Two RNAs folded together computationally: RNase P RNA and transfer RNA, 461 nucleotides in total. Rfam match: Bacterial RNase P class A. The family's RNA type in Rfam is ribozyme.
């Protein structure tokens, strides 16, 4: 100088004044009851008040209802190991493989159990295949050489039975890969090396390495195709569900009706429930109240196990619960930048700004997206001292 | 606040064992008519909302993410 992983913060700080919600306590006055006491109105004091993602709502659970969630089929989801966790598609440490020169980032069952699918091009696409090209018996043919001649002979060219699969070319991919040997020309046809398969030995909880025989190559890719193999999963969601009040027309169609209807989303059993009803459409009323609702698998600090995740253990605080849906608006000083005049500069004054992403809505555990500015850790490479 | 669903040419939509991007109507040109209309023939027009991945290859399979659309109280 350039890079890689990671963290903290995120209305600049101080002060005051009106305001909004919410608890908790005091006072006043009503209603109710037989006091106690209970609800509500008004006022005073005092405390609390959005996030790291409150987001997407994409996984998991708490919790409430269906039956204390029961069995089978169907459908899902996850995928090296090992651990943590209430749980998980989550985390941590480790194996392998792949990318980087490195810190470091990515990916992970099964294609020697079955189907399928591999367009185009190419001879050939899955126990393939012969287009150029190589080799070559045999017969005929034709050209050149050679010999003292008919005649033989060599060579080189066409036909062609046939061999091979090393070059070429196809395509993402061509049935190990390289070197020798051998061959007629080749070929794991032999052999070293790698690679890739079985066995055993050793080491580790294990994924897995690591070593020693052996086999002679069989076993292309694709499972974010079907499917297989472990392993897990009922279903629906705080508009879930409880109570309470208040209104209307319990009107009208239509469906089942006793091995019936119902109990929510997929079918069958099995429980339950209800039996003169029970479901659906359609029309009708009401748009109120309480509870769940904030004490929690939670936050802060310490200590101790452990490589980490994480447990464990002590000590402290009580930290928004709103529903037309709070949580904010003004000033003042100080600070930080900017601009404008003036000055050689310091300075001094005036204006102006303080910002991204975005805001609880039943709670929590994660992922995963956005994000201006600032601050701090480790690392690595390169180049200098 | 909770569930589901689309997204492809200017507008409406089709696109399955993944391998050419199509239909319709609308745009342009040209022929038939004196001239419109129509008809017939040819053409242009596509980041398949948008990134990323698996695969030889993606509209299509898997992941994130974006914008639309539409259901869900209670009482009898």
């Nucleotide at each position: 100088g350039g890079a890689g992983c990671c963290g903290a913060u995120g209305a600049g700080g101080c002060g005051g004044u009106u305001g909004c919600u919410c608890c908790u306590c005091c006072u006043u006055c009503a209603u109710c009851u037989g006091c106690a006491g209970a609800u509500a109105a008004a006022g005073g004091a005092g405390g609390g008040g959005a996030g790291g993602a409150a987001a997407g709502u994409c996984c998991g659970a708490a919790c409430u209802c269906c039956a204390c969630a029961g069995g089978g089929c169907a459908g899902g989801a996850u995928g090296g190991u090992c651990g943590c966790u209430a749980a998980c598609c989550g985390c941590g440490a480790c194996u392998c493989c792949g990318g980087g020169u490195g810190a470091c980032c990515g990916g992970a069952g099964g294609a020697a159990a079955g189907u399928g699918c591999c367009a185009c091009a190419g001879a050939g696409a899955a126990c393939a295949g012969a287009c150029c090209g190589c080799c070559g018996a045999a017969g005929g043919g034709a050209a050149a050489c050679u010999u003292a001649u008919u005649g033989a002979g060599u060579u080189u060219c066409c036909u062609c039975a046939g061999g091979c699969a090393a070059g070429g070319g196809u395509g993402a991919a061509a049935c190990g890969g390289c070197g020798a040997g051998g061959u007629a020309a080749g070929a794991g046809c032999u052999c070293a090396c790698c690679g890739c398969c079985c066995u055993g030995a050793u080491g580790g909880u294990g994924a897995c390495a690591u070593c020693a025989g052996g086999g002679g190559c069989a076993a292309g890719g694709c499972a974010a195709a079907c499917c297989c193999c472990a392993u897990c999963c009922g279903g629906a969601g705080c508009a879930a569900g409880a109570c309470c009040a208040a209104a209307c027309a319990g009107g009208u169609c239509c469906c089942c009706g006793u091995u019936g209807a119902g109990g929510u989303g997929g079918c069958c059993c099995g429980c339950c429930u209800c039996c003169u009803g029970g479901g659906g459409g359609c029309g009708g009323g009401u748009a109120g109240g309480u509870c769940g609702c904030u004490u929690a698998a939670g936050c802060u600090u310490c200590u101790g196990a452990g490589c980490a995740a994480u447990c464990a253990g002590a000590a402290g605080a009580c930290a928004a619960g709103a529903c037309g849906a709070a949580u904010a608006a003004c000033c003042g000083c100080c600070c930080u930048c900017g601009c404008c005049a003036a000055u050689c500069a310091g300075u001094c004054g005036g204006c102006g700004a303080g910002a991204a992403c975005a805001g609880a809505a039943u709670u929590c555990g994660g992922c995963u997206u956005a994000c201006a500015g600032u601050c701090g850790g480790c690392u690595c490479c390169a180049a200098c001292c | 606040g909770g569930g589901g669903c689309u997204g492809u040419a200017g507008c409406u939509c089709a696109g399955u064992u993944g391998g050419g991007a199509g239909a319709g109507u609308g745009c342009u040109u040209g022929a038939c008519u004196g001239g419109c209309a129509g008809u017939c023939a040819a053409g242009a027009g596509g980041u398949c909302g948008c990134g990323g991945g698996u695969u030889c290859a993606a509209c299509u399979c898997c992941c994130g993410u974006c914008a639309g659309c539409u259901c869900c109280a209670c009482c009898a």
The coordinates come from a structure-prediction model, not an experiment, and the mean pLDDT is 77.